The prediction has a mean pLDDT of 78. This is a predicted complex of two RNAs, RNase P RNA and transfer RNA, with 444 nucleotides together.
RNA sequence: GGAGCGGGGGAGGCGGUCGCGUGCGGGCCUUCGGGCCGGCAUGAGGAAAGUCCGGGCUCCAUAGGGCAGGAUGCUGGGUAACGCCCAGUGGGAGCGAUCCCGAGGAAAGCGCAACAGAAAGGAGACCGCCGGGGGAUUCCCCGGCAAGGGUGAAACGGCGAGGUAAGAGCUCGCCAGCGCUCCCGGCGACGGGGGCGGCUAGGCAAGCCCCAUCCGGAGCAAGGCCGCGUAGGAGAAGAGAAGCUGCCCGCUUCGUUCGAUUCUCGGGUUGGCCGCUUGAGCCGUGAAGUAAUUCACGGCCUAGAGAAAUGAUCGCCGCGGCUUCGCAAGGAGCCGAACAGAACCCGGCUUACCGCCCGCUCCCGCG
RNA sequence: GGGCGGUUAGCUCAGUUGGCCAGAGCGCCUCGCUUACACCGAGGAGGUCGGGAGUUCGACCCUCUCACCGCCCACCA
Numbered sequence: 001g002g003a004g005c006g007g008g009g010g011a012g013g014c015g016g017u018c019g020c021g022u023g024c025g026g027g028c029c030u031u032c033g034g035g036c037c038g039g040c041a042u043g044a045g046g047a048a049a050g051u052c053c054g055g056g057c058u059c060c061a062u063a064g065g066g067c068a069g070g071a072u073g074c075u076g077g078g079u080a081a082c083g084c085c086c087a088g089u090g091g092g093a094g095c096g097a098u099c100c101c102g103a104g105g106a107a108a109g110c111g112c113a114a115c116a117g118a119a120a121g122g123a124g125a126c127c128g129c130c131g132g133g134g135g136a137u138u139c140c141c142c143g144g145c146a147a148g149g150g151u152g153a154a155a156c157g158g159c160g161a162g163g164u165a166a167g168a169g170c171u172c173g174c175c176a177g178c179g180c181u182c183c184c185g186g187c188g189a190c191g192g193g194g195g196c197g198g199c200u201a202g203g204c205a206a207g208c209c210c211c212a213u214c215c216g217g218a219g220c221a222a223g224g225c226c227g228c229g230u231a232g233g234a235g236a237a238g239a240g241a242a243g244c245u246g247c248c249c250g251c252u253u254c255g256u257u258c259g260a261u262u263c264u265c266g267g268g269u270u271g272g273c274c275g276c277u278u279g280a281g282c283c284g285u286g287a288a289g290u291a292a293u294u295c296a297c298g299g300c301c302u303a304g305a306g307a308a309a310u311g312a313u314c315g316c317c318g319c320g321g322c323u324u325c326g327c328a329a330g331g332a333g334c335c336g337a338a339c340a341g342a343a344c345c346c347g348g349c350u351u352a353c354c355g356c357c358c359g360c361u362c363c364c365g366c367g
Numbered sequence: 368g369g370g371c372g373g374u375u376a377g378c379u380c381a382g383u384u385g386g387c388c389a390g391a392g393c394g395c396c397u398c399g400c401u402u403a404c405a406c407c408g409a410g411g412a413g414g415u416c417g418g419g420a421g422u423u424c425g426a427c428c429c430u431c432u433c434a435c436c437g438c439c440c441a442c443c444a
Base pairs, nucleotide, nucleotide: 001363002362003361004360005359006358007357008356009354012317013316014315015314016313017312018311020043021042022041023040024039026037027036028035029034045339049350050349052348053347054346055345056344057219058218059217060216064249065248066247067246069215070214071213072212073211074088075087076086077085078084089103090101091100092099093098104210105209109208110207111204112203126149127148128145129144130143131142132141133140134139157175158174159173160172161171162170176200178197179196180195181194182193183192184191185190223274224273225272226271233265234264235263236262237261240254241253242252243251267443268442269441281300282299283298284297285296286295287294288293319336320335321334322333323332324331325330368440369439370438371437372436373435374434377393378392379391380390386424395411396410397409398408399407417433418432419431420430421429
C1' cells in the first nucleotide's frame, strides 16, 4: 500500500424550552354531560421492512385413515422447530488469508439435446488410410478401418510398445475412472492401501420420475364476553350441507318441504372489555462443549393506544468535508451525519443503510 | 395487519415438454393513390420479455431474490 474475516454501536454526546402517545395521582369549576390547570413515570429497530421459511397461541374432532399434492435432500450435532446455525467430508475459485456449492439416485424407467456435423447414444464415415477391380494417372466402383483432420457445449478413456494390408483395448505395461471384495483410520460423510473383473457402461433430475424424511386447515380482521340496534326481510338454487383447499372414507353439527345450506340484493352496529405483552425474555457470573448451544446462580421488568404517539428549536462540545487566515501549532465561516417507523408474540433468512468504532489474519514493497 | 394475482413494442394482449421464434391488432414513419385529407395498397422502424443472480451447451419459459402494480378479508340477525 492492497485485501479477507469477526464483533460492537447507530436522531453523534450533554443540557434548556415548547409539543405528542400511554399509565397513575392531584387541584379548581360544573347546567353532573363534562371543562380548565398542574405533577410523576414511561415511550421504536437492527433491520420494527419483505412476508421468504419455522414455531407458539386460537378455532375447527385434545387433529383421524388412504390417495393425490407440497417441501427438503453429503455427514454428525444444536434447537420448540426450520429450508436456520455450528463442526466436519467432497468438489470448485484464489499466490494467500479466505470464500462459494439446490452436494441423494442417470448400469428402475420415460423424455430432451436447436445450429453445425458423416454421425448426438450403445450411433456413424465427409476428408483421410489400406486392399481389390475398372478407367488410364487428377477419376469411378466394391470392401476393410476408425489412428489423424474437420463440426460441436458434448463424438464411447490417456501415453507407450507389440501387432496389422491399414488399423483398433485387438494384446500387453503404466495411469485415470467404474463395479465387487478385503484391511486400516473415523460415530459418520469419507480418506489411505491391497486384490479381482470386464475394458469405459456420457450429459440434463432448479424435465417427468424413483428413494428417504417431513407436512391437517385457517389465521389476532384467529377467537371469547358484554352492550346498542334492525325487517331473523326479498329473490334464485336446493336434499343434502358446513366444519374440511382436490377425491374417497370417517367424526361432529344442522336439515329433508314447518326449508339446513349456498349465491345475489337489502337491514343494523360500525361501541366497550379480554386476547395484549412475564417471554423458547434481557443482563451479569460460573460450568460443560472445538463450536452452535445448554445448564446453574444472582439481578431486572423494558411501548402496548384508535388508522396509530417519539417531533421542533436553541446553546456548548465532538466527528467529517470545503473555503479562508497563519511559517507552524492552530483559528474563523459554511455545509453534512444514513436506511427507515412497533400493530398477537418469538427463532431465522433475505434485502436496505452510516464519509462510525474495535480486533484478528493474508499478500506485496521498503528498511 | 393478513391472504392472493400480475409485469412481453407507445397501448391492448398472444407465446412456453427450454433451441427453429420474440409475435398479432391498434398506433408511428416513408412511398403510392387524391387538387388536398381520410379510406385503401405497398414497405419499414420500434423490445436490456420489470431489475439482478443461479441451473443448463443454451432461459420470455425452470429456481432464488428485489422492485412496482392490482384484487380480497370486520361484526350482528
It holds a member of the Rfam family "Bacterial RNase P class A". About the family: Ribonuclease P (RNase P) is a ubiquitous endoribonuclease, found in archaea, bacteria and eukarya as well as chloroplasts and mitochondria. Rfam classes the family as a ribozyme.